[in-house]
Context: one part of a larger RNA
RNA sequence: UCAUGGCUAAGGAACUAGGCAAAAUAACCCUGUAACUUCGGGAGAAAGGGUGCUGUAGAGAUACAGCCGCAGAGAAAAGGCCCUGGCGACUGUUUAACAAAAACACAUGGCUUUGCGAAAUCGAAAGAUGAAGUAUAAGGCCUGACACCUGCCCGGUGCUGGAAGGUUAAGAGGAGAUGUUAUCGCAAGAGAGGCAUUGAAUUGAAGCCCCAGUAAACGGCGGCCGUAACUAUAACGGUCCUAAGGUAGCGAAAUUCCUUGUCGGGUAAGUUCCGACCUGCACGAAUGGUGUAACGAUCUGGGCACUGUCUCAGCCAUGAGCUCG
Numbered sequence: 001u002c003a004u005g006g007c008u009a010a011g012g013a014a015c016u017a018g019g020c021a022a023a024a025u026a027a028c029c030c031u032g033u034a035a036c037u038u039c040g041g042g043a044g045a046a047a048g049g050g051u052g053c054u055g056u057a058g059a060g061a062u063a064c065a066g067c068c069g070c071a072g073a074g075a076a077a078a079g080g081c082c083c084u085g086g087c088g089a090c091u092g093u094u095u096a097a098c099a100a101a102a103a104c105a106c107a108u109g110g111c112u113u114u115g116c117g118a119a120a121u122c123g124a125a126a127g128a129u130g131a132a133g134u135a136u137a138a139g140g141c142c143u144g145a146c147a148c149c150u151g152c153c154c155g156g157u158g159c160u161g162g163a164a165g166g167u168u169a170a171g172a173g174g175a176g177a178u179g180u181u182a183u184c185g186c187a188a189g190a191g192a193g194g195c196a197u198u199g200a201a202u203u204g205a206a207g208c209c210c211c212a213g214u215a216a217a218c219g220g221c222g223g224c225c226g227u228a229a230c231u232a233u234a235a236c237g238g239u240c241c242u243a244a245g246g247u248a249g250c251g252a253a254a255u256u257c258c259u260u261g262u263c264g265g266g267u268a269a270g271u272u273c274c275g276a277c278c279u280g281c282a283c284g285a286a287u288g289g290u291g292u293a294a295c296g297a298u299c300u301g302g303g304c305a306c307u308g309u310c311u312c313a314g315c316c317a318u319g320a321g322c323u324c325g
Stems, first nucleotide, its partner, number of pairs: 001320008010311002014309001019306001027051005036041001038145001052067006068072001080304004085299002087296002092104002109142006120129003146291004151221003156218002158214005165209003171203002176198006183190002222240005249283001250280001261277005
């Protein structure tokens, strides 16, 4: 000097990103126990009191009397608590070895596929899983207890259905064209038919175009101008565009750039926190919206208790290092 442990005057979070770490609480019995609530909880809420030994009485529980200590759950082991908000309902699961969470799962809800030799999946097939199941079943996708709800848009993309027309492959079809030559011709050349090459019209499915449906499918959910007898604002009017122009609820939010927005609360002093406002850069309804008791080694803010976290250090023990040997 470091590590681990013990103690500390006065103060008591002034430390710090943050009470990190430490301290405090702790057992059993009795009293008592709030908001809120899904009536189960919350709750060991909180807040208080008691606990040894001896004698007497008593069956005992216990009562009374007395005694000792600083201290009677006499050592050790054994909840700190309260208020407030965010997120996730909950128990659970996870990055074996830097992340345990608000992530995953979950019960619930919805959409969709599948009639059984099911769909789906593995496999070249046989075959197997699904399932020795049968739509109260099985697969896929989304949501995520519960309460109240879940608005508008089918123009685009997807999916489902439709079949009149357009387009359209191989195939079918074979008009015609070219090469060659039996033959004719003195030659130039012509040339049936055959063989070979090529090949127009016509026909020809799904798909696409097309017509509908569908958003708890992927997704989307406007701008400008004017207007009320102070001012301000605009219930109201006009106009352009759109498939439709964001409804309820919430809102400086895990979302707000400007921003430490403004007002209120808490502090002597508060970029955080809580309650409001709404000017939502860029919330919003199962990529769910808003609430919510209980729960959480979750995250934010505050308080009580407590303390060497600190003011500000000191001492002790053990181990390591260092010096000497």